[in-house]
Order: sequence, then structure tokens, then C1' cells
RNA sequence: CAGGGGGCUGAGGCAGCCGCGCAGCUUUGGCUGCGAGGAAAGUCCGGGCUCCACGAAACAUGGGUGGCGGGUAACGCCCGCCGGGCAAGGGCCUUCGGGCCUGCGUUCAGGGAAAGUGCCACAGAGAGUAUACCGCCGAUGGACCCAGAAGGUCACAGGCAAGGGUGAAAGGGUGCGGCAAGAGCGCACCGGGGUUCUGGCAACAGCGCCCGCAUGGCAAACCCCACCCGGAGCAAGGCCAAAUAGGGGCCUCGUGCGUCCUUCGGGAAGCAGGCGUGUUUCGCGCCGAGAGGUCCGGGUUGGCUGCUAGAGCGGCUUGGCAACAAGUCGCCCAGAUGAAUGGCUGCCACCGCAGCGCUGGUGCCUUGAGCAUACCGGUUGCGGGACAGAACCCGGCUUAUGAGGCCCCCUGAUAC
Repeated sequence: CAGGGGGCUGAGGCAGCCGCGCAGCUUUGGCUGCGAGGAAAGUCCGGGCUCCACGAAACAUGGGUGGCGGGUAACGCCCGCCGGGCAAGGGCCUUCGGGCCUGCGUUCAGGGAAAGUGCCACAGAGAGUAUACCGCCGAUGGACCCAGAAGGUCACAGGCAAGGGUGAAAGGGUGCGGCAAGAGCGCACCGGGGUUCUGGCAACAGCGCCCGCAUGGCAAACCCCACCCGGAGCAAGGCCAAAUAGGGGCCUCGUGCGUCCUUCGGGAAGCAGGCGUGUUUCGCGCCGAGAGGUCCGGGUUGGCUGCUAGAGCGGCUUGGCAACAAGUCGCCCAGAUGAAUGGCUGCCACCGCAGCGCUGGUGCCUUGAGCAUACCGGUUGCGGGACAGAACCCGGCUUAUGAGGCCCCCUGAUAC
């Protein structure tokens, strides 16, 4: 410098005329004030609020979360820290090929693979109680050569998984020893597991000690573990007005036992049963012509409310690394209902492109009302502005997104 990606900011202003919605005032003529978003979108989470569910416990089922700590009304959100992967830059060593240490930043769906089940295509000998394709060995047994038990050849039996190959991945890595050749077989270091102590609220980290060491990956596979969770939703719900058909058909379960009283119609308590719940237990309530299911049909579709002062917004101070909290001062910022916030005009601001040397700046030398114009400024003309519209409210997440500015990262080129 070019291309690509991520994050933050930003989401025009003023005036006039006309036109809308709400609130207040009004002399009924009007006047004043306010009037869409950073996402209002998605309806993915969490709540406030409203109604329904009889309560409690256990289990199951369904769903959600998943390192630790903090924040919050709460959350699957936010902040900080820990750990893993990648890694700018820096330091040390170098046989100049690289090796080691640290680490800005970034990213992680970050509990468990010795509870069990399952999957790892193809290639490959073999893909998790695995395996011998190419190979290595020649100690021991065997065959052959040899005068010979020396020595040599072969590689049948046997030994090996260190070297090579296949693969995303082949049963820890490097080195030394050992062996016939090998192998954690032994040792050193690294890696892994366990553990005392120290630091930390904790996740975890560090020094030391012990163990040859249990066995790949996938749980965003089923699953296990820990923790959490009633349902429905403003078309919730409440009030007023109005109208109709207190409609009709079908089906399921129950309607029990004895006792007491009786005016003989019936009544009372108890036991059993049924319903209120996915199951069970306990308690409570209801039922005794009751509790439900389903189909056809009729009326209502109007008005008011819920409906905007709230876990609200802003400034300052204090505490905290921060998210945030507390105190104090100030502010009121839409409430529509087929759905308002718009249209026109003018000026200004911002940005882009092009033109003009323009008494500016700047550069030059011939020092002049001179020359030049890449840059700053000025001026003229043309153009640019995305995604997108509240509908009960709030805290998040996710998605979409103009011009311009700032920050970070990746790739390529050039220069030093």
C1' cells in the first nucleotide's frame, strides 16, 4: 500500500407553512407541552404483572445448565480469575537446518471414557482383551557345506514390534544401557498418575516425594454425576351494554355396606369407593342421580379498562480490578386501536467525486500584484445517507445494517 475479517462510535440540525395523535388549560376561537429504535426485528432465555392448578413429601417422566468466584429481581446473561488450543513480540542456545523458555492477543458446548452400551468410513496386517504387509534376529531346536563341536549358508519351527509402509489416529517421547535381535526390559529427563507441605475463598499453581505407568478418539453419541425448573399468557384479566336456544344427539364410570334418628318424605355420622395429579404416601375438600368425554347447532365479535412513574433515565461522590452497589441532586421522555408522529420549502452541518491558483498557507528563485499546486484552507458544481416502525412492561442473547472516524487481527506485495 492492496484485499479480507472483528469491535466501538454514529443513526443529522434549524426555521417557516400545512396536516396528524395524546395530555392539560380554555373566553369554545384556540393555546401550551410531548410524540418510534439500536436494534422497535426473531419470539431464543429470564422476570414483573394477570388468571388457573388443594397442600406437603418421595420417586419417575419431561426440560435446562455445566471450570471457580462475584454481580443481578432472575437468567442459558454480564464481570473477573483458572485451565486447554493457537499465538504477535521478546530472551537464551545453535552444527544456521532449527531447539528451548516466556507470552500481547484470541478462542473453547471447559464435569465424567476404570458404571454400561455404541461408533471410528476408506486405506491398512491390524482401529481397543487389536496386529505382522515390507522387514529385523540367527542365541535355542532343525536342514546343508566342511576332516571338524571351529566356521559358514538357509530361515522350517521359533523370537521381535525398535525401523519402514497405510491412515485423521497404530497402544507415550528423546537418549543411554541391555539383548541373538528387540521391548519401560532397566535408567536419566520430559509426559502421565498419586500425595505431604506452601500460596489462593476456590478453580488451580509451585517445590519435594512415590509409582514403570490403566488402555487412543468421540458424550454438540445414548448415558452417568451435580445443580435448577408448576401451567398459560394482555388475543392474560376485569367491568358495562346487547343478544340468543336454560338447545339437541351419542358414549364411559359411579350410584355400595351396616349403625342411629324419623313426622316414614327423609336426615346424620362411619367404613368402602370415585374425583381433585404422571405414580405412591399423608392430609384436606367434593360426590351419592353425580363426575366426565365427544359431535351437531344458536347468540355475542360493541364500549371502557388493563395502558404507562418504571427492578426508569441523567449528573456527582464513595466502595470495588470490573460487572455493579450505596448515597445525593435533578428530570418525566408515545400510549395508538385498521392503528398517530407526515408532506412541502429554504438554510446549515457531515461525507464522496470533479473543477477553479483563488490577494490564504506551503514550496521555488528571477524577490515580483512572479511561478507551482502533491498536501492544508477557500470556492463552484454534481451526488450520498443504510437496516428499518412502538402495541403490557423490563433485563439479556441472536440476526440485519449508510457515509465517516477510531482500535485490533489475517493474507499478499514493497522498502528498511